Large-subunit ribosomal RNA, domain IV from Chlorobium phaeobacteroides, 335 nucleotides, folded computationally. It matches the Rfam family "Bacterial large subunit ribosomal RNA". Its family is annotated with ribosome and structural constituent of ribosome in the Gene Ontology. The coordinates come from a structure-prediction model, not an experiment, and the mean pLDDT is 85. The full RNA is in RNAcentral, with records from ENA.
Context: one part of a larger RNA
RNA sequence: CGCAGCUAAGGAACUCGGCAAAUUAGCCCCGUAACUUCGGGAUAAGGGGUGCCUGGUUUUCCAGGCCGCAGUGAAAUGAGUCAAGCGACUGUUUAACAAAAACACAGCUCUCUGCUAAGACGAUUUAAGUCGAUGUAUAGGGAGUGACACCUGCCCGGUGCUGGAAGGUUAAGGGGAUUUGUUAGUGCGAUUUAUCGUGCGAAGCUUUGAACCGAAGCCCCAGUAAACGGCGGCCGUAACUAUAACGGUCCUAAGGUAGCGAAAUUCCUUGUCGGGUAAGUUCCGACCUGCACGAAUGGUGUAACGAUUUGACUACUGUCUCGGCUGCGCGCUCG
Numbered sequence: 001c002g003c004a005g006c007u008a009a010g011g012a013a014c015u016c017g018g019c020a021a022a023u024u025a026g027c028c029c030c031g032u033a034a035c036u037u038c039g040g041g042a043u044a045a046g047g048g049g050u051g052c053c054u055g056g057u058u059u060u061c062c063a064g065g066c067c068g069c070a071g072u073g074a075a076a077u078g079a080g081u082c083a084a085g086c087g088a089c090u091g092u093u094u095a096a097c098a099a100a101a102a103c104a105c106a107g108c109u110c111u112c113u114g115c116u117a118a119g120a121c122g123a124u125u126u127a128a129g130u131c132g133a134u135g136u137a138u139a140g141g142g143a144g145u146g147a148c149a150c151c152u153g154c155c156c157g158g159u160g161c162u163g164g165a166a167g168g169u170u171a172a173g174g175g176g177a178u179u180u181g182u183u184a185g186u187g188c189g190a191u192u193u194a195u196c197g198u199g200c201g202a203a204g205c206u207u208u209g210a211a212c213c214g215a216a217g218c219c220c221c222a223g224u225a226a227a228c229g230g231c232g233g234c235c236g237u238a239a240c241u242a243u244a245a246c247g248g249u250c251c252u253a254a255g256g257u258a259g260c261g262a263a264a265u266u267c268c269u270u271g272u273c274g275g276g277u278a279a280g281u282u283c284c285g286a287c288c289u290g291c292a293c294g295a296a297u298g299g300u301g302u303a304a305c306g307a308u309u310u311g312a313c314u315a316c317u318g319u320c321u322c323g324g325c326u327g328c329g330c331g332c333u334c335g
Base pairs, nucleotide, nucleotide: 001329002328003327004326005325006324007323009321010320013319018316026050027049028048029047030046035040037147051066052065053064054063055062056061067071079314080313081312082311083310084309085308086306087305091103092102107145108144109143110142111141112140113139119131120130121129148301149300150299151298153231154230155229158228159227160224161223162222163221164220167219168218169217173213174212181205182204185200186199187198188197189196190195232250233249234248235247236246259293260290271287272286273285274284275283
């Protein structure tokens, strides 16, 4: 030093934190609160008993007796209570630093899909084939939320989606005005009479390609927020003061409703008040001045549940005051 065991008095004073250890423990009897979804909570909590022998009785119980410090005589074998946060729950997860409040979940809502379905696999922008499905809208796919209870407010201006089709814009394509080159021919001028120079130029071929026609889309017009998202400022006013039910004004698509609120969200902040403690940056209950809550990116509650997080308490203890002793072992020293 490691692993075990014991420890006076105290009993969390330790510490980030009761981490670790200790306490509890089986079975029988009595007894058992708030709350509750009436199932639970509950082995709640809290008490008592427990061996052996004899007799009666035979799941067991009664009476009498006996022994020990001790009878679930060893081992194995729940500590409990109160109050909050989060997540309803059982479940799943970072194989080898995270098990959770993360994921999933039943339930709820929206949306797509009429069947050769939507959607998907098939290395690839149209393969065959297959899944969906030997299913058929009470079905299947996608998205969000996440039991249950009470609810889920306002905004369609932006983005998206759906619908509309009058007008504007608009591709390929159609169309062919115009236009380019070439030259049979032809005008003029030179001339060495066969050429040269310079113009015009039919048909054909060729170059350019205007007007006009021309779909979806976009512009446009509507709808839609359990689609993505958003949900104000300043000033004045009541017979103490304070405050402002009230008024004015500016802006906006609309200005945050119910509920909750220093919260897993509050910077200032250890906010203020109350509770708990002798003493409490944590905790609980309130207040509302919400830097920067808020309603399926769900809001607020909630019994049960949780190797979850936070606070308090009882019991218990070598966690500590503060150490000590014993056993076994490692190691080291000596032999």